The prediction has a mean pLDDT of 80. This is a predicted structure of a 90-nucleotide RNA (transfer RNA) from an Acidimicrobiia bacterium. Its Rfam family is "tRNA". By type it is a transfer RNA.
RNA sequence: GGAGAGGUGGCCGAGUGGUCGAUGGCGGUGGUCUUGAAAACCACUGAACCCGGAAGGGUUCCGGGGGUUCGAAUCCCUCCCUCUCCGCCA
Numbered sequence: 001g002g003a004g005a006g007g008u009g010g011c012c013g014a015g016u017g018g019u020c021g022a023u024g025g026c027g028g029u030g031g032u033c034u035u036g037a038a039a040a041c042c043a044c045u046g047a048a049c050c051c052g053g054a055a056g057g058g059u060u061c062c063g064g065g066g067g068u069u070c071g072a073a074u075c076c077c078u079c080c081c082u083c084u085c086c087g088c089c090a
Stems, first nucleotide, its partner, number of pairs: 001086007010026003018070001027045006046061006063079005
């Protein structure tokens, strides 16, 4: 340089234009059980900002930016980054 795949929450990962701020698993927190723990089971569990005494509520966010659309994590453009294969130089 050429071709291809990918970037989603603390980690891993699914995601079809609409009911997705987002399945599921791990981890974490609380609980049930137990003499106690482990295991198992149940519930909850992303971040930032704003409102609120609190409980709670609201807005935005899917690598960055832009576009299409009534509506975008999903489609298009551009940039950045990672991986695989091929080629070139040394």